Model confidence (mean pLDDT): 83 of 100. A computed fold for a 1516-nucleotide RNA from an uncultured prokaryote, annotated as small-subunit ribosomal RNA. The sequence is in RNAcentral, with records from ENA.

RNA sequence: AGAGUUUGAUCCUGGCUCAGAGCGAACGUUAGCGGCAGGCUUAACACAUGCAAGUCGAGCGAGAAAGUUUCCUUCGGGGAAUGAGUAAAGCGGCGGACGGGUGAGUAACAAGUGGAUAACCUACCCUUUGGUUGGGGACAACAGUUCGAAAGGACUGCUAAUACCGAAUAAGUUCUACUGUUCUUUGGAACGGUGGAGGAAAACUGGCCUCUAUUUAUAUGCUAGUGCCGAAGGAGGGGUCCGCUUCCCAUCAGCUUGUUGGUAAGGUAAUGGCUUACCAAGGCGAAGACGGGUAGCUGGUCUGAGAGGAUGAUCAGCCACACUGGGACUGAGACACGGCCCAGACUCCUACGGGAGGCAGCAGUGGGGAAUAUUGGACAAUGGGCGCAAGCCUGAUCCAGCCACGCCGCGUGAGUGAUGAAGGCCCUCGGGUCGUAAAGCUCUGUGGAGAAAGAAGAAUCCCCAUCGGUUAAUAACCGUUUGGGUUGACGGUAUUUCUUUAGCAAGCACCGGCUAACUCCGUGCCAGCAGCCGCGGUAAUACGGAGGGUGCAAACGUUGCUCGGAAUUAUUGGGCGUAAAGCGAGCGUAGGCGGUUUGGAAAGUUGGGUGUGAAAGCCCUUGGCUCAACCAAGGAAGUGCACUCAAAACUAUCAGACUUGAAUAUCGGAGAGGGUGACGGAAUUCCCGGUGUAGAGGUGAAAUUCGUAGAUAUCGGGAGGAACACCAGUGGCGAAGGCGGUCACCUGGACGAAUAUUGACGCUGAGGUUCGAAAGCGUGGGGAGCAAACAGGAUUAGAUACCCUGGUAGUCCACGCUGUAAACGAUGAAUGCUAGACGAUGCGGGUAUUGACCCCUGCGUGGUCGCAGCUAACGCGAUAAGCAUUCCGCCUGGGGAUUACGGCCGCAAGGCUAAAACUCAAAGGAAUUGACGGGGGCCCGCACAAGCGGUGGAGCAUGUGGUUUAAUUCGAAGCAACGCGCAGAACCUUGCCUGGGUUAAAUCCGCCGGAAUCUUGCUUAAACGCGAGAGUGCCUUCGGGAGCGAGUGAGAAGGUGCUGCAUGGCUGUCGUCAGCUCGUGUCGUGAGAUGUUGGGUUAAGUCCCGCAACGAGCGCAACCCUUAUCGUUAGUUGCCAGCAUUAAGUUGGGCACUCUAGCGAGACUGCCGGCGUGAAGCCGGAGGAAGGUGGGGAUGACGUCAAGUCCUCAUGGCCCUUAUGCCUAGGGCUACACACGUGCUACAAUGGCCGGUACAAAGGGCAGCGAAACUGCAAAGUAGAGCGAAUCCCAAAAAACCGGUCUCAGUUCGGAUUGUAGUCUGCAACUCGACUACAUGAAGCUGGAAUCGCUAGUAAUCCGAGAUCAGCAUGCUCGGGUGAAUACGUUCCCGGGCCUUGUACACACCGCCCGUCACACCAUGGAAGUUAAUUGCUCCAGAAGUGGCUUGCCUAACCUUCGGGAGGGCGGCCCCCAAGGAGUGGUUGGUAACUGGGGUGAAGUCGUAACAAGGUAACC
Repeated sequence: AGAGUUUGAUCCUGGCUCAGAGCGAACGUUAGCGGCAGGCUUAACACAUGCAAGUCGAGCGAGAAAGUUUCCUUCGGGGAAUGAGUAAAGCGGCGGACGGGUGAGUAACAAGUGGAUAACCUACCCUUUGGUUGGGGACAACAGUUCGAAAGGACUGCUAAUACCGAAUAAGUUCUACUGUUCUUUGGAACGGUGGAGGAAAACUGGCCUCUAUUUAUAUGCUAGUGCCGAAGGAGGGGUCCGCUUCCCAUCAGCUUGUUGGUAAGGUAAUGGCUUACCAAGGCGAAGACGGGUAGCUGGUCUGAGAGGAUGAUCAGCCACACUGGGACUGAGACACGGCCCAGACUCCUACGGGAGGCAGCAGUGGGGAAUAUUGGACAAUGGGCGCAAGCCUGAUCCAGCCACGCCGCGUGAGUGAUGAAGGCCCUCGGGUCGUAAAGCUCUGUGGAGAAAGAAGAAUCCCCAUCGGUUAAUAACCGUUUGGGUUGACGGUAUUUCUUUAGCAAGCACCGGCUAACUCCGUGCCAGCAGCCGCGGUAAUACGGAGGGUGCAAACGUUGCUCGGAAUUAUUGGGCGUAAAGCGAGCGUAGGCGGUUUGGAAAGUUGGGUGUGAAAGCCCUUGGCUCAACCAAGGAAGUGCACUCAAAACUAUCAGACUUGAAUAUCGGAGAGGGUGACGGAAUUCCCGGUGUAGAGGUGAAAUUCGUAGAUAUCGGGAGGAACACCAGUGGCGAAGGCGGUCACCUGGACGAAUAUUGACGCUGAGGUUCGAAAGCGUGGGGAGCAAACAGGAUUAGAUACCCUGGUAGUCCACGCUGUAAACGAUGAAUGCUAGACGAUGCGGGUAUUGACCCCUGCGUGGUCGCAGCUAACGCGAUAAGCAUUCCGCCUGGGGAUUACGGCCGCAAGGCUAAAACUCAAAGGAAUUGACGGGGGCCCGCACAAGCGGUGGAGCAUGUGGUUUAAUUCGAAGCAACGCGCAGAACCUUGCCUGGGUUAAAUCCGCCGGAAUCUUGCUUAAACGCGAGAGUGCCUUCGGGAGCGAGUGAGAAGGUGCUGCAUGGCUGUCGUCAGCUCGUGUCGUGAGAUGUUGGGUUAAGUCCCGCAACGAGCGCAACCCUUAUCGUUAGUUGCCAGCAUUAAGUUGGGCACUCUAGCGAGACUGCCGGCGUGAAGCCGGAGGAAGGUGGGGAUGACGUCAAGUCCUCAUGGCCCUUAUGCCUAGGGCUACACACGUGCUACAAUGGCCGGUACAAAGGGCAGCGAAACUGCAAAGUAGAGCGAAUCCCAAAAAACCGGUCUCAGUUCGGAUUGUAGUCUGCAACUCGACUACAUGAAGCUGGAAUCGCUAGUAAUCCGAGAUCAGCAUGCUCGGGUGAAUACGUUCCCGGGCCUUGUACACACCGCCCGUCACACCAUGGAAGUUAAUUGCUCCAGAAGUGGCUUGCCUAACCUUCGGGAGGGCGGCCCCCAAGGAGUGGUUGGUAACUGGGGUGAAGUCGUAACAAGGUAACC
């Protein structure tokens, strides 16, 4: 520090996700040791049991027992001493307000921070000072009586005090009257003075006899110590007040009656509406009152570069609470966790009358929960309470126990060791890897086990001795003098030493990308994985296992949560034309911001100083545990707050000045700016009248409709409403909406020119307010045309639409409402600055002129291009989307949602404001390349058109589908499957079916055998099986070897079984279409573009010209074959002009010709003319056998179709292995209601039949072609000449031509079908061959919709040959014979090429995609109700308790005149008030019949709305 994910690819916007760090964690797997920390985050739920606050005998009274010792005894026991002034209880003092727990409540002066208290308090402690005199009366304990189950009381009686109460005294002190000095922040404060009034105390302990008193010894004395009382000060602690800071919701906008203030009184330690009475009517609030939700706050902690964000466990500070609610008492301090009273809920005891209790102390239990420990030890240390002290108490604390919960450290061994062992895994079978890893050898001993030694933490207190102080004193006491003694829970722990053995100690996650790490097997969209993208449908590095690897390691993963990355709320540090985002527009309040200049002051600002910012923590430096974690000491920091001193540039403020911002005055012209009234003509419609006759109207075509009752058309007259042609213009005006005939009146704004005036008067603008198209609403008019709704006619599968005929609201006017639009420049307003060019418009200036035009120029308005710059790009570009400033509005992924609820507005329709649950990983912008379009342009093709002949109808052949079957083997499926694989299924082929068999047929190795081989028998359908005979070989070094055979063993084969969607190869197709690319350069952020586009031209990306391109490659063309002409060479088997010869080129001869087959020539737009850009080229012509690629063939670019083929072959993987292999017989592939494709033959006279006569080319032939001759009606047979073929044979060419016949008929057409008899091939023609003869003689008389081929030696027609092949050809391939018609042309159909345009498509239009309905699930709104919580108001009620009053009852201290009084207590009453009750509202949540929409869901229904002109442009 980034990465993945939207796309075919790109850039951007934007969300989601990941890598990091952390945690009081939990869960899963695993687990050796130690140190240091931490450990109910949930039920502030309920708690059994034990402990957690006591102590003081040096304040006081009283005072046991057991036990022990001893004495007495009637042996039952009793007394004394000790225990012991002890235990327990009581009065009294101090402490139970600390320490410990928890975070419910609290949005608050609760907390933090800084101040104030001149408005206050403070026990114990410290310092200073002054005192401590003298009396009195009680009450507990105790004893007795008594009530109660108990808890607990009641009455009578006794008694002490540092308990209680008077009195005395009063330096301070308090109050009060008067008064002085100093200080001061309202007010007063401090220090004083004079007078008056009030108000204290407690003793105890040790020692001593100097003084005093007595009595030797003691105290009323002295002394020391601890207490007590008054006062002042301090320290520490606390109360109260104030400034600032401190969460979310405005869908909470108004709140408040003790409320705000005053006066007086009360109350408090103290200010104050804190409380009460009276008076006034205030107080708070958009800088967020009030209300609702949530929450203890902070130091800090986590994260982050920081700013920030999140958090508030442990430790520390503050606050609040103690079962829930209320209340006070005591006290220095509480409204009190382990105190009291009352009410409530709950639990327990009970004799049912009544009582007891409060773990949010430490342990522990139940419960809740994913989840959190021992009913441990000790006061040894630190600290606390009490005490003079010893000491006691202390679940504070210190330790131990449990838990990998966290952090830190250590170990599980080290060295050597290659036959790279065995074994596992993989394998291309060669090997690789685990792997120096192991074993083996040599060492070490941390931890573990055994044994021994053994701390620091301890300082004290106290006692003894010593020194000093005090004192009358050597006593006592005091002291941080010194010495000695004594105290350890942890713990026989840490630590150290010895012995022992490599022995006892490694797991977890991951391995598709992000992200380090790869293979095999299993599985087969199953099981499963997954943080995101996504894996899995038979070859899964993504699932599960294994091997290997990577990472971390006593841990490793997962889950949850926080920050980060996220500049994804942007102060640092984002945006708003099209991605989310500028309010529809103006005016204007608060607020924010604001021109030039001078001076003052110092709020902001800047600098210095002071105080504070607790400790701990973080950071730095040292130090202590062996290191580290951890701990200790010191420092720094703490960006803050307050006070103070100073500066004066800037901002604010105060005072003064200025003119450039702004405004006003004068003059001028332009304008659909607004309002009101009047007027005008054209047109539509209607009415009246005339002329006139059969149609009109409307459409793609029609119909509805109008018209013989006279329409349409036309002429004249009239009525009425609405709108204003031409001018008219990206011209003008207005803030926007918007504004268009003419005239008049009223009125707003902008602009120009020139001077003058005011003197910052300005800009923006939350709320607010006004205007605001169309549609719509209300009331009243008006209504010609147009026209939602509606009706009819068409169209259509349907057509609630598009089209047509009608037609009502409405459109118009007046008044009122509504307040929205794609209200758009999708661009808020204002100001300044930043190159130019060219139009338009308004006003002005200059030159010149009489004036205008022209030209130059200033300001304003409205445009087009364009530099810089900006932008993701498109684009913007002085009218900015540039560079800056000010102010406002708005945005934060898509959907849900321009929604719900609530509120406000509206007559309604509806508008404004505006969520959440849930769901997805995208949604989106711009541009790119393709593809597509019922977009456009250009061009081509038997594509159409023009022609010729067919198919589709018939019969048959053949292939396919379907059906059938034991099997009808398999494949091919639009064009591009279907006379296709098959260039030929009777057996074989053959892959299928039935039956019978077989169990290793090739190669190699080992063993065995005898040659090999041949003949043959039985069974059988054959194979298989069981036999018989003949035969005995070759080489040899004599060992054997080669070869062969059947058998055997091992190992291996075989498969037309599956996957063409794992593949190679081959092939089809677009298409013989003209395209497809690359290098370098250039342009672009990039995908990409350019080149390859453009102007011409071509069959062609063919060529030329131009051009940021220049070149090149694969294609095109050419080179190749064939054909057409000629030359030359060569003449046998070919040929024959002339010569000879024959039946015959038969033979001689010849090679001129034909022909054959080698080599050459020839054609190149080369020549001429025209057109064309002086081009490419085109048109015409000449010559030529051939003319513009002469004809034909071969040749098929990059790629597309997961096209076809695993059954040609090859091949990965899977499957079978006494079978899915192999052998064999028979059957099947030949079936047959039917459907389709491709053909053959026909339907006849351009013909059939009979007879005769001609003319080819190209092929094939030895398991062959097979002549002549003979036989047969024929198929064919006999026979065998010749020929391995320019020689012989197949072989007859046929159509044609000549002659004859038939005469339009189901025929002398047509030949199917069937019968009989044959021929040939073959082991074998039954299923199932071809042919022949005779007989039979079906359908069919030119073929519906539709559809195919062909542009010249072509179509059509006619024969021939070949491959396959024993035989089988209407199929296929090749060859020649005869030999046409037509093409105006490119509008249309189909296919293709180039350019351009749109796109929401990219699996690419066979695309994408919308809505209803149906089904399932999910969350949510409404809803009669119902239920729970919380809260407001009104009323009732009123416990305990403080306060007030009190006439009843009781009453020790004081006073008394002795009667009583003062004072107190109990009781009663009053105020306030908790729980509770009743009524009525609000808010929030749950639930609900029914209901509304929404979301999601591989293959449901109906249509086709959108994306292309999406087939009616789309949208608001």
Record summary: Its Rfam family is "Bacterial small subunit ribosomal RNA". Gene Ontology terms of the family: structural constituent of ribosome and ribosome.